[in-house]
RNA sequence: GCCCCUGUAGUCUAAUUGGCAGGAUGGCAGACUGUUAAUCUGCUGGUGAUGGUUCGAGUCCAUCCGGGGGCG
Numbered sequence: 001g002c003c004c005c006u007g008u009a010g011u012c013u014a015a016u017u018g019g020c021a022g023g024a025u026g027g028c029a030g031a032c033u034g035u036u037a038a039u040c041u042g043c044u045g046g047u048g049a050u051g052g053u054u055c056g057a058g059u060c061c062a063u064c065c066g067g068g069g070g071c072g
Base pairs, nucleotide, nucleotide: 001071002070003069004068005067006066007065010025011024012023013022019055026044027043028042029041030040031039048064049063050062051061052060
């Protein structure tokens, strides 16, 4: 330098053929408790970036950025 795969919450992971971004864990608050832990309830927080297509994009297209692999 070229090619392929990949990027969703602090972490891990779903989302069918483009149609309400969900779960677990964590964090915070409450309940419970002699106290902590455990358990239960509620809340919190996310689609790598910028454009494009579309009534509608995590999903399709372009460029860029990060990670992994291959070739030279």

Predicted 3D model of a 72-nucleotide RNA (transfer RNA) from a Microcaldota archaeon. Rfam family: tRNA. The family's RNA type in Rfam is transfer RNA. The prediction has a mean pLDDT of 80.